Context: one part of a larger RNA
RNA sequence: GAAUGAACGUUGGCGGCGUGGAUUAGGCAUGCAAGUCGUGCGAGAAUCCCCGCAAGGGGAGGACAGCGGCGAAAGGGAGAGUAACACGUGGAUACCUACCUCCAGGUCCAGGAUAGCCGCGGGAAACUGCGGGUAAUACUGGAUGAUGUCUCCGGACUAAAGGUGUGAUUCCGCCCGGGGAUGGGUCCGCGUCCUAUUAGCUAGUUGGUAAGGUAACGGCCUACCAAGGCAAAGAUGGGUACGGGGUGUGAGAGCAUGCCCCCGCUCACUGGGACUGAGACACUGCCCAGACACCUACGGGUGGCUGCAGUCGAGGAUCUUCGGCAAUGGGCGCAAGCCUGACCGAGCGACGCCGCGUGCGGGAUGAAGGCCUUCGGGUUGUAAACCGCUGUCAGAGGGGAUGAAUGGCCGAGGGGUUCUCUCUUCGGUUUGACAUAUCCUCAGAGGAAGGACGGGCUAAGUUCGUGCCAGCAGCCGCGGUAAGACGAACCGUCCAAACGUUAUUC
Numbered sequence: 001g002a003a004u005g006a007a008c009g010u011u012g013g014c015g016g017c018g019u020g021g022a023u024u025a026g027g028c029a030u031g032c033a034a035g036u037c038g039u040g041c042g043a044g045a046a047u048c049c050c051c052g053c054a055a056g057g058g059g060a061g062g063a064c065a066g067c068g069g070c071g072a073a074a075g076g077g078a079g080a081g082u083a084a085c086a087c088g089u090g091g092a093u094a095c096c097u098a099c100c101u102c103c104a105g106g107u108c109c110a111g112g113a114u115a116g117c118c119g120c121g122g123g124a125a126a127c128u129g130c131g132g133g134u135a136a137u138a139c140u141g142g143a144u145g146a147u148g149u150c151u152c153c154g155g156a157c158u159a160a161a162g163g164u165g166u167g168a169u170u171c172c173g174c175c176c177g178g179g180g181a182u183g184g185g186u187c188c189g190c191g192u193c194c195u196a197u198u199a200g201c202u203a204g205u206u207g208g209u210a211a212g213g214u215a216a217c218g219g220c221c222u223a224c225c226a227a228g229g230c231a232a233a234g235a236u237g238g239g240u241a242c243g244g245g246g247u248g249u250g251a252g253a254g255c256a257u258g259c260c261c262c263c264g265c266u267c268a269c270u271g272g273g274a275c276u277g278a279g280a281c282a283c284u285g286c287c288c289a290g291a292c293a294c295c296u297a298c299g300g301g302u303g304g305c306u307g308c309a310g311u312c313g314a315g316g317a318u319c320u321u322c323g324g325c326a327a328u329g330g331g332c333g334c335a336a337g338c339c340u341g342a343c344c345g346a347g348c349g350a351c352g353c354c355g356c357g358u359g360c361g362g363g364a365u366g367a368a369g370g371c372c373u374u375c376g377g378g379u380u381g382u383a384a385a386c387c388g389c390u391g392u393c394a395g396a397g398g399g400g401a402u403g404a405a406u407g408g409c410c411g412a413g414g415g416g417u418u419c420u421c422u423c424u425u426c427g428g429u430u431u432g433a434c435a436u437a438u439c440c441u442c443a444g445a446g447g448a449a450g451g452a453c454g455g456g457c458u459a460a461g462u463u464c465g466u467g468c469c470a471g472c473a474g475c476c477g478c479g480g481u482a483a484g485a486c487g488a489a490c491c492g493u494c495c496a497a498a499c500g501u502u503a504u505u506c
Base pairs, nucleotide, nucleotide: 001506002505003504004503006502007501008500009499010498013356014355015354016353017352018351019349020348026312027311028310030309031308032307035070036069037068040067041066047060048059049058050057051056077267078266079265087191088190089189090188091187092186093185095184096183100180101179102178103177105175106174107173108142109141110140111139117132118131119130120129121128122127148157149156150155162172163171193239194238195237200230201229202228205227206226207225208224209223210222212220242264243263244262245261246257247256248255249254269290270289271288272287273286292303293302294301295300320346322345323344324343328342329340330339331338332337359389360388361387362386369380370379371378372377393447395442396441397440398439399438402435403434407430408429409428410427411426412425413424414423415422416421450495451494452493453492454491455476456475457474461490462489463488464487465486471478472477
């Protein structure tokens, strides 16, 4: 000098864009953060209509809950662990891949349950038992079947579900097979901090055979056999640490660093485990154990903010218990749409960067006041007053583009083989949480300047006070009676909505 996720002191007008729990991966009240589908299924409250004297029945309607499907493995957070094929880079293949896409073929016949529901219970609650009965795109059996799998090459095995609609080869689905795309698993070469005041480490250890296991190779696991394997080019141990793209600095080489954003990995109260599933050993799923906390009728239960806000604690220190799904994206759905603390916005903080303003011109007999003085004067200083002008920003009022469409809905025309489907053209209609470019009008210099420093380094000095005291200080050093170095005043210098200090990096 440059830099920072900074903090502290003094000061503080406006805006844009960013950014903000670095410490206790400490504990958490409260609300929200993952649902959706009635075009899979049965049942169906309120309400309304109809029949009926009533009881009741039928229709519309669709809440709550349930079965079923898809999603919940994404998105979001954090960096505790990890020195490792974790990451980076370049290769490899013994593997899997829901939804999407292309191609080929198929979608037949039966069956038994179970929740919801009804009845009867248990329990303070959480929840739960028994009996009856019901549906499906839930479940099961049979048929058919190879281009699939296995094979001793003879053969053996293996599937499906319907819905909408007046109407389905044609729309939405379902099943089998092959390819693609995407995502992932696994293996390998090379790179990857400090420590030798850590020198030896290793029995599933190293290799083989067989069987098992996995989507898949493999000591991955087991039995048997052999005695190997690693290491001074640093094994093993200890310490520290998520890695990279990048970022800071620097002419570069390098050194330092990994906040925000992106990619990968890992974690989800602590430890262990599996289930479901295309995918998890699963942040807001399950089971067990533990610590902690809460409820309790004392028998027993419940919970997991390293999601968004918020709270306590610790700390030098880090924000609102905000608005909206309008946009982008995601889940579900034929769709309308619903959900979305992702996201988009607003709020708070000079935390950072950038921009703007706090006026402009004239104005001397050089006012007053202050300070200095050799008492003549000098300086503050065109500075002020005063005269004229302007109207940025802020304030008040009004107009106004844009973020909104290639979207949705309706209608019309045309094309795709008849279509409920789809493509395209035109017209109409509809959607903004939030923000606002910019323009016009009003008034009036009005509302908007400080901080550090002035001995040398280093730009900028005089007077008074103090008297090795009080104090200053980055280094050298100042202060013991005229201190340009302490304190104050005046004056000056530098930067400026900031200025200094501290910490850290180059």